[in-house]
This is a predicted structure of a 142-nucleotide RNA (c-di-AMP riboswitch aptamer (ydaO/yuaA leader)) from Geobacter sp. NCBI's taxonomy places the organism under Bacteria, Desulfuromonadia, Geobacterales, Geobacteraceae, Geobacter. Its Rfam family is "c-di-AMP riboswitch aptamer (ydaO/yuaA leader)". Rfam's curators write: This family represents a conserved RNA structure found upstream of the ydaO and yuaA genes in Bacillus subtilis and related genes in other bacteria. Of the family's consensus pairs, 92% are formed in the model.

């Protein structure tokens, strides 16, 4: 000097997943348990509209997480390669470049849209740093 790994920190990232109040446990706590509310997110649910021949090869919901081609294979899946489409990348938007994901779970014979109304959730997981323009903004010092 370079590479790799680990730990810590942070104006941060994916996501609806944040904040406030009360009771209680307790020596205390920005702690635990229970409950209520606000905000955010989801589901069910009229008229009108849509649909009306399908249907056990069931159907549907959350989510970006789907479709297609080829290979391996008796075949599906898995796996490998590719294409289209959809999503994410450190303040926001635009332009250019690059990287990356396309999972998982639920309802249980049943649901189009849908005012009133009813109802559910408010988790979990991470640690990046390309350039330009415009607009913002953090920290430190004077």
């Nucleotide at each position: 000097a370079g590479c790799u790994a680990a730990a810590a920190u942070c104006a941060g990232c994916c996501g609806a997943g944040a904040c406030c109040c009360g009771u209680u446990c307790g020596a205390c706590a920005c702690g635990g348990a229970c409950g209520g509310g606000u905000g955010c997110g989801g589901g069910g649910g009229a008229a009108c509209c849509g649909a009306u021949c399908a249907a056990u090869u069931g159907g549907g919901g959350c989510g970006a997480a789907u479709u297609c081609c080829g290979g391996c294979c008796a075949a599906u899946c898995u796996c490998c390669g590719g294409a289209a489409a959809g999503g994410g990348c450190a303040c926001u938007u635009c332009c250019a470049a690059g990287c990356u994901c396309u999972a998982g779970c639920c309802c249980g014979a049943c649901a189009g849209c849908u005012a009133a109304c009813c109802u559910c959730g408010u988790a979990g997981g991470c640690a990046u740093c390309u350039g330009g323009a415009a607009g913002g903004g953090u920290u430190c010092g004077a």